The prediction has a mean pLDDT of 81.
Transfer RNA from a Planctomycetia bacterium, 71 nucleotides, folded computationally.
NCBI's taxonomy places the organism under Bacteria, Pseudomonadati, Planctomycetota, Planctomycetia.

């Protein structure tokens, strides 16, 4: 330098262009001597910038990161 790939809550993973979902954690209460289990409740997300659509995590351009093949 070129090609392909990845990007979602604190992690990890999931979504036919039509309500962002699970697990696991956080906090609050409830149980308990007290600590675990267990139960209700609750926090938090779509790499960035635009565009195309009624309607975008998802298509389309650019870009940033990181991973992998060429040279």
């Nucleotide at each position: 330098u070129g090609a392909g790939g990845u990007a979602u809550g604190g992690u990890g993973u999931a979504a036919c262009g039509g309500u962002a979902g699970c697990a696991c954690g956080g906090a609050u209460g409830a149980c308990u001597c007290u600590g675990g289990a267990u139960c209700a409740u609750u926090c938090a997300g779509u790499c960035u910038a635009g565009g195309u659509u009624c309607g975008a995590a998802u298509c389309c351009u650019a870009g940033u990161a990181c991973c992998u093949c060429a040279a």
The sequence is in RNAcentral, with records from ENA and MGnify.
Its Rfam family is "tRNA". Rfam links the family to the GO term triplet codon-amino acid adaptor activity. About the family: Transfer RNA (tRNA) molecules are approximately 80 nucleotides in length. Their secondary structure includes four short double-helical elements and three loops (D, anti-codon, and T loops). Further hydrogen bonds mediate the characteristic L-shaped molecular structure. tRNAs have two regions of fundamental functional importance: the anti-codon, which is responsible for specific mRNA codon recognition, and the 3' end, to which the tRNAs corresponding amino acid is attached (by aminoacyl-tRNA synthetases). tRNAs cope with the degeneracy of the genetic code in two manners: having more than one tRNA (with a specific anti-codon) for a particular amino acid; and 'wobble' base-pairing, i.e. permitting non-standard base-pairing at the 3rd anti-codon position. By type it is a transfer RNA.